[in-house]
Context: one part of a larger RNA
């Protein structure tokens, strides 16, 4: 000097984009726990106290001694009894812990291994998935919620077919497309384009055609009629498109003008501008953004205003509303999760003031 560890006076995040890294916390018993909640949780919340070792009490187990009881072979027939069960003092042998006294240490989960907490706010409910090697997330999935398409030789898939899946299933099924727990909800527009559905209607292809003129051929005495062509041709003739409707949790969309009156603002009082609100008009449109949220992960101006946290804040939080929000490409809350993402405390610490010093190992010198 580089790596990888280890200490550290006072301070304690002053360091940084940011507490990145590192410190702290840690294990077991017990005491305690708040908001809010989907009553399950939150919860190890948070925040306290023990935690060795030795004696002694106390309980609880095994052991099973003396005892006591019961059975019970034998004869001497009893206050006898081998044997055998059953209970069980004492003793020992393990445990336990509401006690009690004690002993040593700085220190007793004496080493290792083992949550730092708490708050407010974004996203996404939630366990889950992923870019094998730069992304683990607010992307993917999900339970639920819906539309559509399918009647069974399904509809849809793979095949060049035969055949297979779908499924030995049969709409409480199967396929797809959006949304994504769970609460309150999900507003107007079908004019465009999509999709459905209708048939009263006109049109029309391919092809068909009456009827007409014709060129030849045959029938026929003639009149005539026939047969194969060529030309026109009324008419018939299907989808699609036209037409009528329907359908937005189908692709999508979701205005402007002036005027009256109140109110601000400006004055002394008013006018006039200029801003809000209500109201009935009027243009124009298919309809003229409804609840609900909003300088948002969405606000350009913009470091919007205000209020709050800070000495101090382009950060956060709450408001306000002059809005590139807005309702299943959801809209707006939610308790419980998250190696997410944003701010703020506590606790801790060599992040830092500001460096030192110490260990291995490189590096560098000699071989």
């Nucleotide at each position: 000097c580089c790596c990888u560890c280890g200490u550290c006076a006072a301070g304690g995040a002053a360091c940084u984009u940011g507490g990145c890294a590192a410190a702290c916390u840690g294990g077991c018993c017990c005491c305690g726990u708040a908001a809010c909640u989907u009553c399950g949780g939150g919860a190890g919340a948070a925040g306290g106290g023990g935690u060795g070792c030795c004696c002694g009490g106390u309980c609880c187990g095994c052991u099973g001694u003396a005892g006591u009881c019961c059975c019970g072979a034998g004869c001497u027939a009893g206050u006898c009894g081998a044997g055998g069960g059953a209970c069980g003092a004492a003793g020992g042998c393990g445990g336990a812990c509401a006690c009690g006294g004690g002993c040593c240490g700085c220190a007793g989960c004496g080493a290792a291994g083992a949550g730092g907490u708490c708050u407010g706010g974004g996203c996404g409910a939630c366990u889950g998935u992923c870019u094998a090697c730069u992304a683990a997330a607010a992307a993917c999935a999900c339970a639920g919620g819906u539309g559509c398409c399918u009647g069974c030789c399904a509809a849809g898939g793979a095949g060049a077919a035969a055949u297979c899946c779908g499924a030995u299933g049969u709409a409480u099924a199967g396929g797809u497309g959006c949304c994504g727990a769970u609460a309150c909800c999900u507003g107007c527009c079908c004019a465009g384009u999509g999709c459905c559905g209708g048939a009263g209607u006109a049109c029309u292809a391919a092809g068909g055609a009456a009827u007409c003129c014709u060129g030849u051929c045959c029938c026929g005495a003639g009149a005539g009629g026939g047969g194969c062509g060529g030309g026109a041709a009324a008419c018939c003739g299907a989808a699609c498109a036209a037409c009528c409707g329907g359908u937005a949790a189908a692709c999508g969309g979701c205005g402007g003008u002036a005027c009256g009156c109140g109110c601000c603002c400006c004055u002394a009082a008013a006018c006039a501008a200029g801003g809000c609100g209500c109201g009935g008009a009027c243009c124009c449109a298919a309809a003229a953004g409804u609840a609900g949220c909003g300088a948002a992960g969405u606000u350009c101006c913009u470091g919007a205003u205000c209020c709050g946290c800070c000495a101090a804040a382009g950060a956060c939080g709450g408001a306000c509303a002059u809005g590139c929000c807005g309702a299943a490409c959801g809209g707006u809350g939610u308790a419980a999760c998250g190696a997410c993402c944003c701010a703020g405390a506590c606790g801790c610490u060599g992040u830092c003031u500001c460096g030192a010093c110490g260990a291995g190992g490189g590096a560098c010198c000699c071989g």